[in-house]
């Protein structure tokens, strides 16, 4: 210095002109104005309203251990398991280290399923194969053939076939026997725990699948900002109260005419109240908040101190242009071109997905030089 992978970070800067939304101000004017994902709306909380004696059944989700947190299915640390082109040790099975992955309770309760291949996919099996000691036949006496039968070492199928390695043993074999590896049980030790190594015992349980039903343990009421609260027209309903006159002819009275009432109710008129629609206000952004420093912790994270205020719209603003600089590409060295994914809608913590270009750290690999 390159390539690949892993982890973290940035996501152009400054100035001007014209606009848009919020706030302050009497005005001039000043000030603030998207993101790392604002996205998907998948998980968890805050907040609000509704529901709620207790118990059972059911449903959904979760599932190694410890910690973090408001909480989580998230994060951190640890344990176990699996994988590896890696390194070391061992005759070997294997062990240790490093790296990566891991929904990782139970298949020593029950039920179901297991394609293709294969003899057999589970009360395990016998296709090729091995043996045939004992028995029979033959024999040149070395042995050969073989029934009954024995075996599961080797081959073959498969994702998976009654543990593996080395040795003994045998007719051939086999935990049949031994040592070791693995497995199961018990014990004490270490560890908060998951678990680990150690010692003793047992030749050794009988496939897999629970992101199949199921069993065990745990958690869970519903709806969401169109939640919810306040103010409140017009019209039409509801409730309560009040009213005996009103209108026309006419200058006025008498008078006449019409309507209503004269018991209650209804109707009518007026007044008041209440619900409530349109509409308006609020909820609304100072918060599990950001930055810096410091202390604790392996870490997630937590404590303390100082400091900052950083959108709040509502059919919904956050834009456009110009200049200078930085970055990338091309260049005839004058310049020219380019900048992703995307866009708040009550707020926050996560997860997942998208992303031009660039920066930092780590690992592996090959090359060159010393």
């Nucleotide at each position: 210095a390159g390539u690949u992978c892993c982890g973290g970070c940035c996501g152009g800067a400054c100035g001007g002109u014209c606009g848009c939304g919020g706030g302050a101000g009497a005005a001039a004017u000043c000030u603030c104005g998207a993101g790392g994902a604002a996205a998907g709306u998948c998980c968890g909380g805050g907040c609000u309203c509704c529901a709620c004696a207790g118990g059972g059944c059911g449903a959904a989700c979760c599932g190694c251990c410890a910690g973090g947190u408001a909480a989580c299915g998230c994060c951190u640390g640890g344990g176990g398991g699996c994988g590896g082109c890696c390194g070391g040790c061992g005759u070997g099975a294997g062990c240790c280290g490093c790296c990566g992955c891991u929904a990782c309770a139970g298949a020593g309760a029950g039920u179901g399923c297991c394609a293709c291949a294969g003899a057999a996919a589970a009360c395990a099996c016998a296709c090729c194969g091995c043996c045939g000691a004992u028995g029979g036949c033959c024999u040149u006496c070395g042995g050969g053939c073989u029934c009954a039968g024995g075996c599961a070492a080797g081959g073959g199928u498969g994702a998976a076939a009654a543990g593996g390695u080395g040795g003994g043993g045998u007719a051939a074999g086999a935990g049949c026997c031994c040592a070791c590896c693995g497995c199961g049980g018990c014990g004490a030790u270490g560890g908060u725990a998951a678990c680990a190594g150690c010692g003793c015992c047992g030749g050794c349980a009988g496939g897999g699948u629970a992101a199949a039903c199921c069993u065990c343990g745990g958690u869970u009421g519903g709806a969401g900002a169109a939640a919810g609260g306040c103010c409140a027209a017009a019209u039409a309903g509801g409730c309560a109260g009040u009213g005996a006159g009103a209108g026309c002819c006419g200058g006025c009275c008498c008078g006449g005419c019409u309507c209503g009432a004269u018991c209650a109710a209804g109707a009518c008129a007026c007044u008041g109240c209440g619900g409530g629609u349109a509409g308006g206000c609020u909820g609304c952004u100072a918060g599990a908040g950001g930055g810096c420093g410091u202390g604790g912790g392996c870490g997630a994270c937590c404590g303390c101190g100082c400091u900052c205020c950083c959108a709040g719209a509502g059919g919904a603003a956050u834009g456009a242009c110009c200049g200078u600089c930085a970055c990338c590409g091309c260049u005839u060295c004058g310049g020219c071109g380019g900048g992703a994914c995307a866009g708040a809608a009550c707020c926050c913590g996560g997860c997942u997905u998208a992303c031009a270009g660039g920066c930092c750290g780590g690992a592996a690999c090959g090359g060159c030089g010393c």